[in-house]
A computed fold for a 597-nucleotide part of an RNA from Nocardioides rubriscoriae, annotated as large-subunit ribosomal RNA, domain I. NCBI's taxonomy places the organism under Bacteria, Bacillati, Actinomycetota, Nocardioidaceae, Nocardioides. It was read from a public genome assembly. Its Rfam family is "Bacterial large subunit ribosomal RNA". Rfam links the family to the GO terms ribosome and structural constituent of ribosome.

Context: one part of a larger RNA
């Protein structure tokens, strides 16, 4: 030294397992925040340390509902001192406390520190000192002020306000902005793509929304959303590509308020006049500037395309009743208040309350073997004999349990909140309707055109439509727009004011279920003190690390030892399970026999 067979070490794969994750799906439930929010210092138990709470009243404090026996949170035990049938610890509601940072808001400032003024207290002789409230900035609203520029008006100032805002937040959403890598087999028009990104703003959805619309000789009727129509018209260095609509079928269903004509009433302004204005009309008395124009406020009227609307004439026609239009009659108007009629809180006005049903926080009920016997350490296995079942999901228990233990299928159940009906309420109507019109209105720097652009299948093109910078710049129903150059004819519509639920998007968060997902180099980076420990100035990167046992029963006692570690002895089913703990492959690293050199 080399082979073989055994039997060790190391080592930490495989099996087997699951406290963690993955992804869907279903209901909820979609905002926080100057009453200080997410997020975070520092602190807080009798006892260090890290998570959890929680905040100088600090693992907590009050009140009320449940609940019934042990309990002072986890890691994780020990010793101490306590509470608890006068009901504790524990689950739900609701208040109170909430130290310092942080939008951080008296000043400052290198977060969680540093330092002020005013009012009130507390303490001291007295000063320092302490404690409570208060003091940012903006916008807005009201009030006094008030230039340039004579008044008026703005800009500025001052003062008061129970007013809002500021900042956070996973995706969805709307708006401003706005790539390039790629593809076109190169690349520049084009495509990527209005994508990423970045700012800006709102909701629980939002955004769009009741035809200046489709259409086509025949029709439909807001918008959104899905399936077809269809990779079709059509666009395109007619390349690579990009790519609708009518219409059909479903989801869902909701339609409404202003502007302006006019009318009454207030302000401010110019004008004007003594009676032939003017005070509703008739008739009669009466009043004396009340007059007309014009601004601008309020309030009523009015909202449409078979155009509407006022205004004026006319004709039909008028629930009852009081009061006022300078008196009185008659008619008219206004207005109250009864009857009576329709309607509402989600647009069109708004706040509520009461009564009932149904959901429903903790929560409560909840059926039936612990029968014999084997095997075992242990029975839920086997074997016999029996129950139950609106429950034979599931999960634990010394193996594999429908009858053992939580449970489960179904009962029951209060505040609350949500939702239905209904009252009370509250709101509008009691008159308008028809005919005719010389009138008056129907949204202006608007439509439209002209240059430059964007948006549409639509790349400037025969290029309409929509939108918008620059310039010219109308009409008011015998009046516009539209139908894809224009032009007739015919159809449809009726900008340039505004609101509007649902069908539809998404899952930071709650609970439940499901899985031909994953099972510790997998699954989220993280099943473990995980965004931890390390790394870097910082932005940022970013781990490793699960399993004793049915239960500590975690080896009393005796021996070597300095100790670790070992030997008996005891536990235990098992110790070659002994906190370097299930299994315990390989690489390496040993003993012991044997053969062969």
């Nucleotide at each position: 030294g080399g082979c073989a067979c055994a039997u060790g070490g190391u080592g930490g794969a495989u099996g087997c397992c699951u406290u963690g994750g993955c992804a869907u799906c279903a209901a909820g439930a979609g905002c926080c925040g100057a009453u200080g929010a997410a997020g975070g210092a520092c602190g807080u138990u009798g006892g260090a340390g890290c998570c959890u709470g929680c905040g100088a009243u600090a693992a907590g404090c009050c009140c009320u509902g449940g609940g019934g026996a042990g309990u002072u949170g986890g890691c994780a035990a020990c010793c101490g001192a306590g509470c608890u049938g006068u009901g504790a610890u524990c689950c739900g509601g609701g208040g109170g406390u909430g130290u310092c940072c942080g939008a951080a808001u008296g000043g400052g400032g290198a977060a969680a520190c540093c330092u002020g003024g005013c009012u009130g207290g507390a303490g001291u002789c007295a000063u320092g000192u302490c404690c409570a409230g208060u003091c940012a900035u903006c916008u807005c609203c009201g009030u006094c002020u008030g230039a340039a520029u004579a008044a008026a008006a703005u800009a500025g100032g001052g003062c008061g306000g129970u007013a809002g805002a500021g900042g956070g937040g996973a995706a969805c959403g709307c708006g401003g902005g706005g790539a390039a890598g790629u593809g076109a087999a190169a690349c520049a028009u084009c495509u990527c793509a209005g994508u990423a990104c970045c700012c800006g703003u709102a909701g629980g959805a939002a955004g769009a929304g009741a035809a200046a619309a489709c259409a086509a000789a025949a029709g439909u009727g807001a918008u959104u959303c899905c399936g077809a129509g269809a990779g079709u018209a059509g666009u395109g260095g007619c390349g690579a590509g990009c790519g609708a609509a009518a219409u059909c079928g479903g989801a869902u269903g909701a339609g409404g308020c202003c502007a302006a004509a006019c009318c009454a009433g207030g302000u401010c302004c110019g004008u004007g006049u003594g009676a032939u204005a003017c005070c509703c009309g008739g008739c009669a008395g009466g009043g004396g500037u009340u007059g007309c124009g014009g601004u601008u406020c309020u309030g009523g009227g009015g909202u449409u395309g078979u155009g509407g609307g006022a205004g004026u004439g006319u004709u039909u026609g008028u629930c009852a009743u009081g009061c006022g239009u300078c008196u009185g009659c008659c008619g008219g108007c206004g207005u109250g208040u009864g009857g009576g009629g329709c309607a509402g809180u989600a647009a069109g006005a708004a706040a509520g309350u009461g009564u009932g049903g149904u959901u429903g926080a903790a929560g409560u009920u909840g059926a039936a073997g612990u029968c014999c016997g084997u095997u075992g350490g242990a029975a839920a296995a086997c074997g016999g004999c029996g129950c139950c079942g609106u429950a034979g999901a599931g999960g634990g228990u010394g193996a594999u349990a429908g009858c053992c233990c939580c449970g489960u299928a179904g009962u029951c159940g209060u505040a609350g909140g949500a939702u239905c009906a209904u009252g009370c309420c509250u709101g509008c109507c009691u008159a308008u309707a028809g005919c005719a019109u010389u009138u008056c209105c129907c949204a202006a720097g608007u439509a439209a055109c002209a240059c430059g652009c964007c948006a549409c299948c639509c790349c400037u093109g025969a290029a309409a439509u929509g939108g918008u910078g620059u310039g010219u710049g109308a009409a008011u129903c015998u009046g516009g727009c539209g139908g894809g150059a224009c032009c007739a004819c015919c159809c449809g519509u009726u900008a340039a004011g505004c609101c509007u639920a649902a069908a539809u998007a998404c899952u930071u968060c709650u609970u439940g279920a499901u899985g031909a997902c994953c099972g510790a180099u997998a699954g989220c980076g993280g099943a473990c003190u995980a965004g931890u420990a390390c790394c870097g100035u910082g932005a940022g990167g970013g781990a490793a690390a699960g399993g004793u046992g049915a239960a500590a029963a975690g080896u009393a006692c005796c021996c070597c030892u300095g100790g670790c570690g070992g030997g008996g002895a005891g536990u235990g089913a098992a110790a070659u399970a002994g906190u370097a703990c299930c299994u315990g492959a390989a690489a390496c690293c040993g003993u012991g026999u044997g053969c062969c050199u």